[in-house]
RNA sequence: CUCGGUCCGUCGCAGCGAGUCCGUUUCGAACCGGGUCAGACCGGGAACGGAGCAGCCCUAAGGAUCAGGGCUCGAGUGCGGUCGGCCCGGGCCC
Numbered sequence: 001c002u003c004g005g006u007c008c009g010u011c012g013c014a015g016c017g018a019g020u021c022c023g024u025u026u027c028g029a030a031c032c033g034g035g036u037c038a039g040a041c042c043g044g045g046a047a048c049g050g051a052g053c054a055g056c057c058c059u060a061a062g063g064a065u066c067a068g069g070g071c072u073c074g075a076g077u078g079c080g081g082u083c084g085g086c087c088c089g090g091g092c093c094c
Base pairs, nucleotide, nucleotide: 001091002090003089004088005087007085008084009083010081011080012079013078014077016074017073018072019071020070021069022068023066025064026063027062033058034057035056036055041050042049043048
C1' cells in the first nucleotide's frame, strides 16, 4: 500500500412496540336525532286528518374490530451502504 474480517460511530431499509389520523366491518339515542309509526289519544256527523309512545329501520357523539393505509416517537433486532476509527489475519513493497 492492498485484500478480507470483528467492533464502534454514522446513514438507509425492513421488522417490533406505542401514540395519532383516515378508511373497512360492527355495536350504538326510553325522552332531549331522523324515517315509518301498531295500540291508544285529539278534531270531525262521516270521509279523513293531526300530534305521536312502544316496536322496527337509518344514523350522530362514542366504543369495538382489521396480517388495512399514512405520519410521528422509541429502546433494541436483522440486513445493507459509504466514510471514519481501533484491532486481527494474508499478500506485496521499502
Molecule: Bacterial small signal recognition particle RNA
Organism: Planctomycetota bacterium